[in-house]
RNA sequence: UCACUCCACGUGGGAGAGUCCAUCCACGCCGGGCCUGCGGGCCUUGGCCAAGGUGGCGCCGAAGGGGCAACUACCCCGGAACCUCUCAGGCAACCGGACCACGUGGACAGG
Numbered sequence: 001u002c003a004c005u006c007c008a009c010g011u012g013g014g015a016g017a018g019u020c021c022a023u024c025c026a027c028g029c030c031g032g033g034c035c036u037g038c039g040g041g042c043c044u045u046g047g048c049c050a051a052g053g054u055g056g057c058g059c060c061g062a063a064g065g066g067g068c069a070a071c072u073a074c075c076c077c078g079g080a081a082c083c084u085c086u087c088a089g090g091c092a093a094c095c096g097g098a099c100c101a102c103g104u105g106g107a108c109a110g111g
Base pairs, nucleotide, nucleotide: 001111002110005107006106007105008104009103010102011101012100013099018057020056021055022054023053024052028048029047030046031044032043033042034041035040058091059090060089064087065085066084067083071078
């Protein structure tokens, strides 16, 4: 000083699956009452009302987490994933998102 690998950060890309059912209510709207300077303001136990809360069923897999093959091995242990399980998470948008690319910084050993 430099390639690979690893770590952190930044930028971009990034799938799947119910805007399900019930219930509670919010902003707001309608109705009613009062005031009015007729512009509007206030109150409301009524109705509607979410993608929010709660409960239920269904579903997804690419945060995280669990499980396992070959292999290793006397035995035990170890032993991967985008496979699998769905605990967690998710099922409009947002957020998140394994992974990929680029950039910056660092670490390691090698040349």